[in-house]
RNA sequence: UGCCGGGUGUCGCCAAUGUUUGAAUGUGAACCAUGUCAGAUCGGGAACGAAGCAGCAUUAAGCAAGCUCAGACAUGUGUGCUGCCACCCGGUUUUU
Numbered sequence: 001u002g003c004c005g006g007g008u009g010u011c012g013c014c015a016a017u018g019u020u021u022g023a024a025u026g027u028g029a030a031c032c033a034u035g036u037c038a039g040a041u042c043g044g045g046a047a048c049g050a051a052g053c054a055g056c057a058u059u060a061a062g063c064a065a066g067c068u069c070a071g072a073c074a075u076g077u078g079u080g081c082u083g084c085c086a087c088c089c090g091g092u093u094u095u096u
Stems, first nucleotide, its partner, number of pairs: 002092007009084002012081002014078002016075008025064003033058004041050003
C1' cells in the first nucleotide's frame, strides 16, 4: 500500500413499542333533529283532514371498547436488511 474478516458509529428501509388522527363497530336527543306517529286533542253533518305527546326507527354532537383497518410523529427496542469507509482491531501481501 492492496485485499479479507470483525467491531463501533451513522443514513435509509423493515419489524416492535408509545403517542396521535381518521375510517369501521357499538351506544347515543323528555322538549329546543328527521320519519312514523298508538292514545288523546281540534275542524267537520259525515267522509276525511290538521297539529302532534308517548313509543319505535334512523341519526347529530358526544361517549365506550382496543380486537380491526389506514396514516402521521417518535425511540434507552431488534441474532433485523442495505449502504457510508468515519473510527478501531486482527490476518495476509507488497514496499521502505